[in-house]
């Protein structure tokens, strides 16, 4: 030096919840606020859950969710 791995330190993120704004909705985005997080950084590929729309013969069409998993790419610091 790297990799597995994760003790310190700094430093980053931010669940519910509240309020504003935006979607029919799932959910989003800012502001609070902190349950947690060593990729809780990206990415909707694959599984998955969830919504709207359409059908029920049979099958679809459009979205959302990365803090469900799994792949992919990329990263801070360094003791055991």
């Nucleotide at each position: 030096c790297g990799g597995c791995c994760g003790a310190a330190a700094a430093g980053g993120c931010a669940a519910a919840c509240c309020c504003g704004c935006c979607g029919c909705g799932a959910g989003g985005c800012g502001a609070g606020g902190g349950c947690g997080c060593a990729a809780a950084g990206c990415c909707a590929g694959g599984g998955g859950c969830c919504u709207c729309c359409a059908g029920a013969g049979g099958a679809g069409g459009a979205g959302g969710c990365a803090g469900c998993c799994c792949a992919g790419c990329u990263a801070c610091c360094g003791a055991a």
This is a predicted structure of an 80-nucleotide RNA (c-di-GMP-I riboswitch aptamer) from Rubrobacter sp. Lineage of the source: Bacteria > Bacillati > Rubrobacteria > Rubrobacteraceae > Rubrobacter. Its Rfam family is "c-di-GMP-I riboswitch aptamer". Its family is annotated with cyclic-di-GMP binding in the Gene Ontology. It was read from a public genome assembly, where an Rfam model found it. The coordinates come from a structure-prediction model, not an experiment, and the mean pLDDT is 87.